Overview: This is a predicted structure of a 535-nucleotide part of an RNA (large-subunit ribosomal RNA, domain I) from a Bacteroidia bacterium. Rfam family: Bacterial large subunit ribosomal RNA. Model confidence (mean pLDDT): 84 of 100.
[in-house]
Context: one part of a larger RNA
């Protein structure tokens, strides 16, 4: 020096554990904000750096309800206090709520500086306190502004990429930007679909139709609808004709008349309907306002069965053996190992002064109907439609309808007008150019309960711990590591060595201290000591 064995050091894998995560389900909630939000700064404790709570009334104040013995958050210490005259704690409703922040009296390098007006204090100057003073819309009352995870609608709108290059095409109306709304949003009561059947009957979503019909440098690719089956179901209001009335203007023979604008009545459809003329009627329903009740649910709680059984191993029994009992409760968790009967609970009952939601009753506000006649009047105009140019649709200009639109033209008026994929005829369907409309559908920042052939500390969220922290960067931004003594601190009194508040040796605690705080288990690399063999 090598190999082997043993004992240690070092290290923190592995095993076990879980306070934290992941993915969902079912309910709820779906907003907060000038009554100052979200988010912060600074304060606030007897001692107080961090987190949490709170706001100069500052780990808190008040009322009501619950509850019943300890309490002064995480946090284990000392001191000092509070509490059966009911504290702490839990729920509901209030009070307080510095400064910044939409930030709003003006300014500003956020958490700071400086004012005006009124009132009070002050002899004055100066100052202090309280209130108030932004902008936009609106006659005023009042409203708006900002924030927030996704979902929804509109406007705008890429490129990488694919086509094995690339230009039409694709990616994709995606990402991104802007605006707007709600608990949903959008759409929506046929100028629809269909088709020889005298069919269906608003919209939305799902399954099929169907990767079909189509489209396509007919490449890459893209890709419907009718119809059928389900979910859910709900229909309405205006404009106009006509009548009345107010204002303004014109005209006048001063009696009025006409026009326009506003308001009220009327009226709302395709088998055309309405106005108008003539009759008739007071009822039915509704998606609804306000008020007063009722019920249910939620936001605290509360009652809640059955072995202090015997014995045995053990530090400890909930384990083993023996014997009982309860069960509308043998879900789950804890307790010194594995507990239906020890504790918290669980099944099942019960419960609200206060607040909220849903539902329902009564009253009330609001809306809502017919028959016959058909001469006249009305039934949404720079609209329909056409040319040119774009876009949407499965349809890339094609034989290209339909829908939307920039531009230039530009109708008809019920004997009307539009559509049924060029166009024409017949036939069929509908009634454009105004508007509203629950449910079925989408989503989850958040609350409650629950589940998992999900993870178990290099995993699972970046974050099980003072984590978006420490730290890095001018900044946008990037972004960690870090869990486990023991059943209980019983956390090692006392003695010794030592400079020692280091470290170690005794002693003691404990089942265990090679569980000693650098603390469960404690692998390997690496280091050492002893012994054996060997060169």
């Nucleotide at each position: 020096g090598g190999c082997g064995c043993a004992u240690g050091g070092a290290g923190g894998a592995u095993g076990c554990c879980u306070u934290g995560g992941g993915u969902c389900u079912u309910a709820g909630a779906g907003g907060c904000g000038a009554c100052g939000a979200a988010g912060g700064a600074c304060g606030u404790g007897a001692u107080a750096a961090g987190c949490u709570g709170c706001g100069a009334u500052a780990a808190g104040c008040u009322g009501c309800g619950g509850g019943g013995a300890u309490u002064g958050g995480c946090a284990a210490a000392u001191a000092c206090a509070a509490a059966u005259u009911g504290a702490u704690c839990c729920g509901c409703a209030g009070a307080u709520u510095u400064c910044c922040g939409a930030a709003u009296g003006g300014g500003g390098c956020a958490a700071c500086c400086c004012g005006g007006u009124a009132u009070a204090c002050u002899g004055a100057a100066g100052g202090u306190a309280u209130a108030u003073c932004a902008c936009u819309c609106g006659a005023a009352a009042g409203a708006g502004a900002g924030c927030a995870a996704a979902c929804c609608c509109g406007c705008u709108g890429a490129a990488c990429u694919g086509a094995a290059a690339c230009a039409u095409c694709u990616a994709a109306g995606u990402a991104g930007g802007c605006g707007g709304a709600g608990g949903a949003g959008a759409a929506g009561a046929a100028a629809a679909u269909a088709a020889c059947a005298u069919a269906u009957g608003a919209u939305u979503u799902c399954g099929c139709a169907a990767g079909u019909a189509g489209u396509g440098g007919c490449g890459a690719g893209c890709g419907a609808a009718c119809g059928c089956g389900a979910a859910a179901g709900a229909g309405c209001c205006u404009a106009a004709a006509c009548c009345a009335u107010a204002g303004u203007a014109a005209u006048u023979a001063c009696g009025g008349u006409u026009a326009c604008u506003g308001u009220g009545g009327g009226g709302u459809u395709a088998u055309a309907g309405g106005a108008c003329u003539a009759c008739a009627a007071u009822g039915u329903g509704g998606a609804c306002u306000u008020a007063a009740g009722g019920u249910u649910u939620a936001u605290a709680a509360u009652a809640g069965a059955a072995c202090a059984g015997g014995u045995u191993u053990g530090g400890a029994a909930a384990g083993g053996c023996c014997g009982a009992c309860c069960a509308u409760a043998g879900a789950g968790g804890g307790u010194g190992a594995u507990a239906g009967u020890c504790c918290c609970g669980u099944a099942u009952g019960u419960g609200a002064a206060a607040u909220a939601a849903a539902u329902u009753u009564u009253a009330u506000a609001c809306c809502u109907a017919g028959u016959a006649g058909u001469a006249u009047c009305c039934u949404g105009a720079g609209u329909a439609c056409u040319g040119c140019g774009g876009g949407g649709u499965c349809g890339g200009a094609g034989a290209c309808g339909c829908c939307c639109u920039g531009u230039a033209g530009g109708a008809a008026u019920u004997u009307g007008c539009c559509g049924g994929c060029a166009c024409c005829a017949u036939c069929c369907g509908g009634u454009a150019a105004g508007g509203c409309u629950a449910a079925a559908u989408a989503c989850u920042c958040c609350u409650a309960a629950g589940a998992c052939a999900c993870c178990g500390a290099u995993a699972g969220u970046g974050a099980a711990c003072u984590a978006g922290u420490a730290c890095u960067g001018u900044g946008a931004a990037g972004g960690a590591a870090a869990g486990g003594u023991g059943a209980a601190a019983a956390g090692a009194a006392c003695c010794g060595u030592g400079a020692a508040c280091a470290a170690c040796g005794g002693a003691g605690u404990g089942a265990a201290a090679u569980a000693g705080a650098a603390c469960c288990u404690g692998a390997a690399a690496c280091c050492a000591u002893g012994c054996g063999c060997u060169u």